[in-house]
A computed fold for a 252-nucleotide part of an RNA from an activated sludge metagenome, annotated as large-subunit ribosomal RNA, domain VI. Model confidence (mean pLDDT): 88 of 100. The RNAcentral record of the full RNA draws on SILVA.
Context: one part of a larger RNA
RNA sequence: CGUUGGAAUAUUGAGGAGUCCUGACACUAGUACGAGAGGACCGUGUUGGACGAACCGCUAGUGUACCUGUUGUGGCGCCAGCUGCAGUGCAGGGUAGCUAUGUUCGGACUGGAUAAGCACUGAAAGCAUCUAAGUGCGAAGCCAUCUCCAAGAUGAGUAUUCCUUGAAGGGUCGUAGAAGAUGACUACGUUGAUAGGCUACAGGUGGAAGUGCAGUAAUGUAUGGAGCUGAGUAGUACUAAUUACCCGAAAG
Numbered sequence: 001c002g003u004u005g006g007a008a009u010a011u012u013g014a015g016g017a018g019u020c021c022u023g024a025c026a027c028u029a030g031u032a033c034g035a036g037a038g039g040a041c042c043g044u045g046u047u048g049g050a051c052g053a054a055c056c057g058c059u060a061g062u063g064u065a066c067c068u069g070u071u072g073u074g075g076c077g078c079c080a081g082c083u084g085c086a087g088u089g090c091a092g093g094g095u096a097g098c099u100a101u102g103u104u105c106g107g108a109c110u111g112g113a114u115a116a117g118c119a120c121u122g123a124a125a126g127c128a129u130c131u132a133a134g135u136g137c138g139a140a141g142c143c144a145u146c147u148c149c150a151a152g153a154u155g156a157g158u159a160u161u162c163c164u165u166g167a168a169g170g171g172u173c174g175u176a177g178a179a180g181a182u183g184a185c186u187a188c189g190u191u192g193a194u195a196g197g198c199u200a201c202a203g204g205u206g207g208a209a210g211u212g213c214a215g216u217a218a219u220g221u222a223u224g225g226a227g228c229u230g231a232g233u234a235g236u237a238c239u240a241a242u243u244a245c246c247c248g249a250a251a252g
Stems, first nucleotide, its partner, number of pairs: 001152001005163007015149004021049007033038001051106005059100004066093005071086006110144003117137004169247004173189005194240003197236005203229003210223005
């Protein structure tokens, strides 16, 4: 821009894309078959490999805004306690998120038309013949079934509702996001839990500072699972989402 008034919501599915893999073992059954050796079809079940998708409860990583220990050196006048720099100084752990090595799931089943092939009935050709007329079975393949996209499907579909005027609706702006390069998408904007803060909890770290006690001291111990704590879960309007502006009136 179109879809022939403008919108919101919910949809149909023409068409397209994806998937399509496979082993072993057990039972049937040491059965059928076979002199024996050996050893099934059909059918059923169990368990794997590779591949793919989703997820983070478990396991395992990462986790430079979390916690702790510690070296050298500088600063806060000194002690104590903090703090800068040294690859995050180094080291030990680790929430959320993101992940795989982790977990769950998938290929199926079924139907239709068929290929090679196997047949029925059956003449030409009194026989025979699967074929000439007619009919049936038959594959990991084809078409569906399964998953996803999908009305620019210009053949532009369908249903319901709203608005007849600066209307319905949308945008700008702001607070944000398991959304994101930017647009876009989603939630919210005081009739409010959208983010921050605060409170509580979960999770992490692992026993804060100060003070007392023991020890000459290093240090230990009590107060006390203490103190601190990014992204997690709730609650709470304390802070910020103010006011406002713009687009949107057309065809027959």